The prediction has a mean pLDDT of 81. This is a predicted structure of a 125-nucleotide RNA (c-di-GMP-I riboswitch aptamer) from Anaerolinea thermophila. Rfam family: c-di-GMP-I riboswitch aptamer. For this family Rfam cites "Riboswitches in Eubacteria Sense the Second Messenger Cyclic Di-GMP" (Sudarsan et al., Science, 2008). Its family is annotated with cyclic-di-GMP binding in the Gene Ontology. The sequence was found by an Rfam model in a public genome assembly.
RNA sequence: CACAGAUAAAGGCAAACCUGUCGAAAGGCAGGGACGCAAAGCUCAGGAUCUAAACGGCGCAACGCAGAGUACGGGGAAAGAUCUCCAUCAGCCAGCGUGCGACGCAAGAUAGCCUGGCCGCCUAG
Numbered sequence: 001c002a003c004a005g006a007u008a009a010a011g012g013c014a015a016a017c018c019u020g021u022c023g024a025a026a027g028g029c030a031g032g033g034a035c036g037c038a039a040a041g042c043u044c045a046g047g048a049u050c051u052a053a054a055c056g057g058c059g060c061a062a063c064g065c066a067g068a069g070u071a072c073g074g075g076g077a078a079a080g081a082u083c084u085c086c087a088u089c090a091g092c093c094a095g096c097g098u099g100c101g102a103c104g105c106a107a108g109a110u111a112g113c114c115u116g117g118c119c120g121c122c123u124a125g
Stems, first nucleotide, its partner, number of pairs: 003125001004123002012037002017032006035112001041118003045115003048110003055104002058101003062098004067093001069092002073086005
């Protein structure tokens, strides 16, 4: 120096949970607390997983706005078939705004998910 990691030695870190705090959340930070960890030290380079605020289109539904839309509604003419006028009222259609729902999605998160990179205590071997 490299490999390796023991009933060694001196130490180190700190899961779940609780309290406070930040965050839309995942989760982070601080204190308590120890499930465990030979890198459970640092680092998002690659993958994986978690969350989905915002954003996207879709759906629903009440109200509002708005229509050069639609004649199922109304008027007139006609023996009748039909023709014609009206979008104010009564309906329908579709558009926008506000609201709700599920879905998608990371530039957010996880290093105690794995791989990679960097630094590092000890030595029965």